The prediction has a mean pLDDT of 82. The RNA shown here (transfer RNA) has 74 nucleotides and comes from a Clostridia bacterium. Taxonomically the source falls in Clostridia (Bacteria, Bacillati, Bacillota). Its Rfam family is "tRNA". Rfam links the family to the GO term triplet codon-amino acid adaptor activity. From the family's description: Transfer RNA (tRNA) molecules are approximately 80 nucleotides in length.
[in-house]
Formats: sequence, structure tokens, C1' cells
RNA sequence: CGCGGAGUAGAGCAGCUUGGUAGCUCGUCGGGCUCAUAACCCGGAGGCCGUAGGUUCAAAUCCUACCUCCGCAA
Repeated sequence: CGCGGAGUAGAGCAGCUUGGUAGCUCGUCGGGCUCAUAACCCGGAGGCCGUAGGUUCAAAUCCUACCUCCGCAA
């Protein structure tokens, strides 16, 4: 330098194909249950979807450039 994959809550991931409210599990906080703890049940907080532009009435999703990480080739 070339090709491919990934970037979304504290962690691990879905959602992108087919644009229209941003979700799941674990964790965390509060409550219930219990003599107590764990387990179990209920509820909450936590995201400007890697960055910047473009298209559109509307972008996590489509297009372009860039950044970071992983792999392949050289």
C1' cells in the first nucleotide's frame, strides 16, 4: 500500500437486508419475598448508535471521506 470484517448503555450482543418509538442478556440502583443471604418476582437509571459531511419529510440503517481495532494477502 491492497482486500475483508467490526465500532450501538458499565460488559457481551441484536436491530441495518426492507429508512419511520433504540432493544435483549448480564451488571448496577430501589422495592418485594426471607430470621438473614442467595435464588426468584416487580420497577428505575444509564445511549446524542466511532467522527464529519451528503441524500431524504424522516438516517443506527442508504452514499462519501476519515479515525480505531481484528484478520487475509503482499